[in-house]
Context: one part of a larger RNA
Order: sequence, then C1' cells, then structure tokens
RNA sequence: GGGGGAACGCUGGCGGCGUGCCUAAUGCAUGCAAGUCGGACGGGAGCACGCUCUGGCGUGCCGACCGUGGCGGACGGGUGCGUAACACGUGGGGAACCUGCCCGGGUGCGGGGGAUAACCCGGGGAAACUCGGGCUAAUACCCCAUACGCUUGGCUGGCGGUGGGCCGGCCAAGGAAAGGCGCAGGCGACUGUGCUGUGCUCGGAGGGCCCUGCGGCCUAUCAGCUAGACGGUAGGGUAACGGCCUACCGUGGCGAUGACGGGUAGCUGGUCUGAGAGGAUGGCCAGCCACACGGGCACUGAGACACGGGCCCGACUCCUACGGGAGGCAGCAGCAGGGAAUCUUCCGCAAUGGGGGCAACCCUGACGGAGCGACGCCGCGUGCGGGAGGAAGCCCUUCGGGGUGUAAACCGCUGUUCGGGGGGACGAUCGAGCGACGGUACCCUCGGAGCAAGUCCCGGCUAACUACGUGCCAGCAGCCGCGGUAAGACGUAGGGGGCGAGCGUUACCC
Repeated sequence: GGGGGAACGCUGGCGGCGUGCCUAAUGCAUGCAAGUCGGACGGGAGCACGCUCUGGCGUGCCGACCGUGGCGGACGGGUGCGUAACACGUGGGGAACCUGCCCGGGUGCGGGGGAUAACCCGGGGAAACUCGGGCUAAUACCCCAUACGCUUGGCUGGCGGUGGGCCGGCCAAGGAAAGGCGCAGGCGACUGUGCUGUGCUCGGAGGGCCCUGCGGCCUAUCAGCUAGACGGUAGGGUAACGGCCUACCGUGGCGAUGACGGGUAGCUGGUCUGAGAGGAUGGCCAGCCACACGGGCACUGAGACACGGGCCCGACUCCUACGGGAGGCAGCAGCAGGGAAUCUUCCGCAAUGGGGGCAACCCUGACGGAGCGACGCCGCGUGCGGGAGGAAGCCCUUCGGGGUGUAAACCGCUGUUCGGGGGGACGAUCGAGCGACGGUACCCUCGGAGCAAGUCCCGGCUAACUACGUGCCAGCAGCCGCGGUAAGACGUAGGGGGCGAGCGUUACCC
C1' cells in the first nucleotide's frame, strides 16, 4: 500500500447491486418447509333431481372425508462435525458393473384364482394406539398359457484389447403383462377408432458404482508398523472386481522416496496479495464429499443404510391415570444461550425450476420479492452565480495590524433531492387470461434553498502552527520518543492538512 462474511469509537441524507452466527454440529416455544393422482380402486357424510304411503330407492356432482393402490418423499434446502482418505483435483481403465422417469428400435398384453384395508360388530388402553370376528374392489397379490428378444446350461463358427468381451448357429430348461378415458355404431353383449397407461427386450441420453497414475498440511522431541495382517485355494456376498466376509494353506506385506503414531483440516473452480515466482485463503456462487441429537442397524426401493421414514442402545426434554407413551430447526422465520459480532415469527407462487396429474389444477420458506444493518462496492446530494481591501464574533499581534474570508449577510437563479397533484410500466414470446414486487421504477406538473457533514491528524517518518493551561503531574505514543515553568509531541482554542457519508482504531492475510 492492498484486502475482508469483520468488530469497536465518533458521525450519518438518498438510491442501485451485493452481503449478513466466523463463537455452542449448544438447547429449542410456535407456525410453515412434500405432496399429488377420482382418467387405478372400495367406501362415502353432504348437495341436486326423480320415484315413493312412512321407511326408503335410483341417478348425478366425485362433492368434504377414510382407506387400498401408483408416482414422488434418495431431488430441492441446511451445515462443515468427522475425514490426511482414491475424500478431492486431474488423466486413464472397467473384457468386473447398475440405471425409475425421458428418447429411438423390436415384440406382446390370453385365461384363471385367493385375499385384504377402509366399513360393520365386539374387546383392551388414561393416552399413544391395539386385538378378534365379518363383508368387499383394483393398474394390489398369486397361478397357468404364450416368448421377438432375454437368462442359465451343453455343443459349435468367426472376431478380439483373450478373466464373465463382440457377432452368430443348434439343443434343452426358465421367466411377462393392466387397465383407464373419450368419440362413433349397436337394444345389449360388444365392435371400430383416438389418447394414455402397461410387459419383455436391444440401443441412446443423462445419472451412478468400482479400480488406478499423478498432485495438494505440520511433526522424527512419533522409527519401526502389521494377524484378515500379505498372498493362494474353495466358497459366501454384491449390480460388480476384490481379504469385502468365512474356512483351510503358505509367511508374508509396509517403512528415512518417512511406514506407524500425534496435531491440524472438508477438497476444488476460485479469492486476496504480488512485476512475477510465490505466499495466504476456501465466506457468498458453482462442482464433489461428509453429516442430520450421540452411536449402531437393516427394511422398502431404479436409487437410501434415508434431515422433516423405521428399529435398537444412550443422553436430554415433554405427557401420564405410573401400567406406559411422545420428540429431534446443521429447512424458513423466530427464542434462549455463548459471543466483540451477524437480520423479518414479512409478501407471493406472477416469473424460473421441481413433484404429482391426460388436463384443469394442487403442493413448493426451492425460488421471485419486500424488510432490517453505511457490512461492502458503485452512483448522487447537502446547492449555483454575484457579493467588501473585507461586517460582527472569535484567534493572533511588534498594538500598526494580521487571520477566519466571498466565507456570511444581501441580490439573482436552479430543482438533483424533498413534499403535493396527475399519468404509469417492461418483466406475460403460441392465441386468450394471469404481476407478489407495486400505484414501485419512470414521466409530467406545482412549491420552495428550504430537511442533509463529519471524522482523523498537524515533533520526524508524514501534508498541516500559533496561543493559553499544565509542570516527569495530568497525559501522549506505530517507531524514534515527548512532559521536571516559555511544550509546534499532553489538554483547550483559533488556524491549517487529509479523507468524506463516512472517518479513525483493533485483530488478521499478502
């Protein structure tokens, strides 16, 4: 000199864009943050219409609600605890792999069956909930059939980067499926057709998993480490290789090119600084990883060992009829606590994006906005012109005068801002409709200089000097150093210098 997620002191007019718990991954009141589909299915209060002697029945609205079922809850959002590791970055490899939804190709959707929730009845419990009996549907579940291709086994040809790879042939065995809605015809069973959904399979896209070369912290006052340890055989397990796991066999494996141990730490794109080399750093944004009260575990599923799913152990908080139960903000806001220190319990789904749905639409604290904070960067303003050898006040003085100083007053002007009135968006790109922000930005007009300047410094470094007070006191101070009676260094005043809605200080990085 530069920098920042800063804080503190004094001060503070406006706007735009950013940004805001760095500490206790401490504990959390309250609300909201993941649902959706009636065009898969059963029930169904209610409403409407019709019939009916009451009871009630039928049809429609799928109309609240309950449940089965499907897809989503593995995304999006948060945090940085742990992790020195193939976690990350980069380059390769997988002849050892998986992939729901989406796209393209091929080929199917035939027959049958038994349940179950909701519901009804009964029982237990304070509650959370739970048990028994009975009825019922499906795109839920099961069986059979069929098999283009698929899988497994046997025989076999070619290619090949030769471990389970690619392209084929023959034989055997095995494994599928679901319907819904609209339109037309028909009395109907049904038929035709369109949309959508669905099974098997090949490929694609995107996503994921595994292996590996290289790279990036400190410590030797850590020098030896190791028993699934290193390898083999067989098996288990996985989507898949593997000591991943198990049995048996061998005795290996790693290490001064730093093993093992200890400390610290999420990594990167980047960011800051620097001429560069380098040093430091990893907040916001983006990619990857890890975690979700501490620890462990699996289930479901294309995908999890799953933040707002489950089970167990533990700590903590809460309810209880004492038998037993409930909970997890490192989501958005908000509270307590800790701290030098970090915000609204706001508006909206209008846009973008996401989930579900044929759609209408629903959900979305993602997101879009507004609010608070000079926390940062940028822009603007606090007026402009004229105005005396020059008012007053204050300061200095050699008492002549000098300074503040065109500064003020005063005259003229302007209207950025500010206040009133009027108009009023873009953002909404298939057509129509739809705007939280917002009557905002912006434009026109009226009014009137009116409401808006501070802070640090003035001994040298370093730009800016006098007076008084004080008297090694009170104090200053980044270094050198000032202060003990004329202090340009302390305090005050006048004046001056720097920067300016900021200016200084502190800690930190280069």
A computed fold for a 510-nucleotide part of an RNA from Thermomicrobium roseum, annotated as small-subunit ribosomal RNA, 5' domain. RNAcentral holds the full RNA, with entries from ENA, Greengenes and SILVA. The source organism's lineage runs through Bacteria, Pseudomonadati, Thermomicrobiota, Thermomicrobiaceae and Thermomicrobium. Model confidence (mean pLDDT): 85 of 100.